[in-house]
């Protein structure tokens, strides 16, 4: 300088004016000088790295102890970190780049099933289509072979050599086919041939010893001579999963009635007990309808399903129709910064410090000035001029740790490679 | 607040690892008709996006996108 790879951070600044919300204070103000309310002023504060998707783990609540079988869901190299995770940290294989570096749903295919189209001969306990070769049978060709006949032209029977049909067998070296074809490369061998055997080289198991917490890794020696791919197909292995959710739950207030159960107190009594009224304590909680059940038990609880267990007069559906009020939960937290210390690192430990939205129809928004972006055009070495443009994804709702997906435009660090210069 | 299911031609479903993605209906060509419908014969038109996995994806797996439903 020119490619380029990892990481951190910001994501309008500053005034001015008009509304909004919580909270605090003042002032009026309805009200019964209560209790709560209302309405002006004034101060402080008032989105975000993703508040978002809801895709994972939690805190926190309530159910209540989640028992046992069988299904189901998730997780997947090791070690660590954490409050936990399917997050993140180093680190191991494996790929991928010259390299910074980046990328892997990365247990098991020698537990078993299954699947592998088309092509090809064969897609997995290997087979045999051309090819090689062997043997046997036909029919032919050649021959300075041998025997015999001859009319001397040849003939017939044997042999050998070769090509061709056919049976039957061997083999897997070549050939083609596929994504993928049962090590590879020279040799010995053999009828041809083949890890059948040798030598290397690549893989695989096991045994030893040497490192490492470990994943794995070095090295040596044996073995058979080799075991396709797919588990984001079924499956096996290991490990780990009680539900629901802030409309969780809680307090208060309202609340026509029923049904149980305790007390107290009247009355009646056949002395077993009924009945009435006043308190609490739990359950349910509007109308009609139609189906089911009531101990031979309907549902509901124990994720689903069976057993086991606990509760049980109610459940389920259809039409209609009413109510939905306040306060807690809720805002100090596995909480930010700063600084020492431990650790490669994710993290952690300790010291100071600082408090920062809380709404319940659900606030954070308009307008303008100025800096700063951006575009555009003019000048051009540059600086600058003048114009346009609100300027990126989006917006809390219990809370917190991550993971994913949006995102205009911008800072800053560290590293690699290539070229040129001292 | 919790949760589920769907996307395949214009419109309705089919298809769950190997099709040249088919079926109805529409819609275009031609054929019959005087023309029109009816009928006959032909033809286009597609897997919601991207990334894995596999030899090969509409199918399976992850994230998004868009839509629809369930309970409280």
């Nucleotide at each position: 300088c020119g490619a380029g790879u990892c990481g951190g951070c910001c994501g309008g600044g500053c005034g001015g004016u008009c509304g909004c919300g919580u909270c605090g204070g003042u002032u009026c103000u309805c009200g019964a000088u209560a209790a709560g309310g209302g309405a002006a002023c004034c101060g402080c504060c008032g989105a975000g790295g993703a508040a978002g998707g809801u895709c994972c783990g939690g805190g926190c609540u309530c159910c209540g102890c989640a028992g046992g079988g069988c299904a189901g869901g998730g997780u997947g190299g090791u070690c660590g970190g954490u409050a936990a995770c399917g997050c993140c940290g180093a680190c191991c294989c494996g790929g991928g780049g010259u390299g910074a570096c980046c990328c892997g749903c990365g247990g098991g295919a020698u537990a078993g099933u299954g699947c592998c189209a088309c092509a090809g001969a064969a897609a997995a306990c290997a087979a045999a289509c051309c090819g090689c070769c062997g043997c046997c049978g036909g029919a032919c060709a050649g021959c300075u072979u041998g025997g015999u006949c001859u009319u001397c032209g040849g003939g017939c029977c044997a042999g050998c050599c070769g090509a061709c049909c056919g049976g039957c067998g061997g083999u897997a070296a070549g050939g083609g086919u596929g994504a993928a074809a049962c090590g590879g490369u020279g040799g010995u061998g053999u009828a041809a041939g083949a890890g059948a055997c040798c030598a290397c080289c690549a893989g695989c198991g096991c045994c030893u010893g040497a490192g490492g917490u470990g994943a794995c890794c070095c090295a040596g020696g044996c073995g058979g001579c080799u075991a396709g791919g797919u588990a984001a197909a079924c499956c096996c292995c290991a490990c780990c999963c009680g539900g629901a959710g802030c409309a969780a739950g809680g307090u208060c207030a309202a609340g026509a009635g029923g049904g149980u159960u305790c007390g107290c107190g009247g009355u009646c009594u056949u002395c077993g007990g009924g009945c009435c009224g006043c308190g609490g304590g739990c359950c349910u909680g509007c109308g009609c309808g139609a189906g089911u059940g009531u101990c031979u038990g309907a549902g509901g609880g124990u994720g689903g399903c069976c057993c086991g267990c606990c509760c049980g007069a109610g459940c389920u559906c259809g039409c209609g129709g009413g109510u939905a009020g306040a306060c807690c939960g809720c805002a100090u937290g596995a909480g930010g910064c700063u600084g020492c210390c431990g650790g490669c690192a994710a993290c952690g430990g300790c010291a100071g410090u600082c408090c920062u939205a809380g709404a319940u129809g659900g606030a954070u928004g308009g307008c303008c000035g100025u800096c700063g972006g951006c575009c555009c055009g003019c000048a051009u070495c540059a600086a600058g001029c003048g114009g346009g443009u609100g300027c990126a994804c989006a917006g809390a709702a219990c809370c917190c740790g991550g993971c994913c997906u949006a995102c205009a435009g911008g800072c800053c660090g560290a590293c690699u490679c290539g070229c040129c210069c001292g | 607040g919790c949760c589920c299911c769907c996307a395949u031609a214009g419109c309705u479903c089919a298809g769950g690892g190997g099709a040249u993605a088919g079926a109805g209906c529409a819609u275009c060509g031609g054929c019959c008709u005087c023309c029109g419908g009816a009928g006959c014969c032909g033809g286009g038109u597609g897997c919601g996006u991207a990334g894995g996995u596999u030899c090969g994806a509409a199918u399976c797996c992850u994230a998004c996108u868009g839509g629809g439903g369930g309970c409280g």

Background: The prediction has a mean pLDDT of 75. This is a predicted complex of two RNAs, RNase P RNA and transfer RNA, with 494 nucleotides together. Rfam match: Bacterial RNase P class A. By type it is a ribozyme.